[in-house]
RNA sequence: GGAGAGUUGUCCGAGCGGCCGAAGGAGCUGGUUUCGAAAACCAGUAUGCGCGAAAGUGUAUCUAGGGUUCGAAUCCCUAACUCUCCG
Numbered sequence: 001g002g003a004g005a006g007u008u009g010u011c012c013g014a015g016c017g018g019c020c021g022a023a024g025g026a027g028c029u030g031g032u033u034u035c036g037a038a039a040a041c042c043a044g045u046a047u048g049c050g051c052g053a054a055a056g057u058g059u060a061u062c063u064a065g066g067g068u069u070c071g072a073a074u075c076c077c078u079a080a081c082u083c084u085c086c087g
Stems, first nucleotide, its partner, number of pairs: 001086007010026003018070001027045006046061006063079005
């Protein structure tokens, strides 16, 4: 220099135009159980901004920016980063 694959919540990871803040698992928090723990089971668990006394609620966010579309994590372009291969 060239080619390919990838980037999703704290972490892993599915999703391949609408039912999707988004499966599932791990971790963490609370509970049940126990003399106590472990295990098991149940519930909860992203961030920014707005509103609200609070509970809560609206909205945006899938590496970044732009485009296509009524509608994008998903399709297209550019850039960044990671991995693999070729020279």